[in-house]
SAM riboswitch aptamer (S box leader) from Jiangella muralis, 115 nucleotides, folded computationally. The coordinates come from a structure-prediction model, not an experiment, and the mean pLDDT is 80. The model forms 97% of the base pairs in the Rfam consensus.

RNA sequence: UCCUCAUCCAGAGGAGCCGAGGGACCGGCCCGUCGAAGCUCCGGCAACCGUCCGCGUCGAUCAGCGCGACGACGGUGCCAAUUCCGGCCCGCCAGCAGGGCGGGAGAGAUGAGAA
Numbered sequence: 001u002c003c004u005c006a007u008c009c010a011g012a013g014g015a016g017c018c019g020a021g022g023g024a025c026c027g028g029c030c031c032g033u034c035g036a037a038g039c040u041c042c043g044g045c046a047a048c049c050g051u052c053c054g055c056g057u058c059g060a061u062c063a064g065c066g067c068g069a070c071g072a073c074g075g076u077g078c079c080a081a082u083u084c085c086g087g088c089c090c091g092c093c094a095g096c097a098g099g100g101c102g103g104g105a106g107a108g109a110u111g112a113g114a115a
Stems, first nucleotide, its partner, number of pairs: 001115001003113006013042005021031003025087004043079003048075005053068005083107001088104006
């Protein structure tokens, strides 16, 4: 980098350095000198993966399988707004504004696996 699978309406921020951008892209709408992005430190959330722990189950104090973040540690991830909303297609409602609601696709993000 590409491919496969799963998830994406929940949750969780302070300090220091620095100094103007940021929210992937496009449009909108937001966030930002009451400090953006980035880096560092500390803290937290979550439960994808591993090891262990506890509980349940089967036919047995094992193994297997399932459950538990009101369990621990580790590998990651994340800590404004639903992935901030929309973008392409379909259905329903409404009736001129290219509106509202719902479903799907696409794109993106993260994890696990594979090349």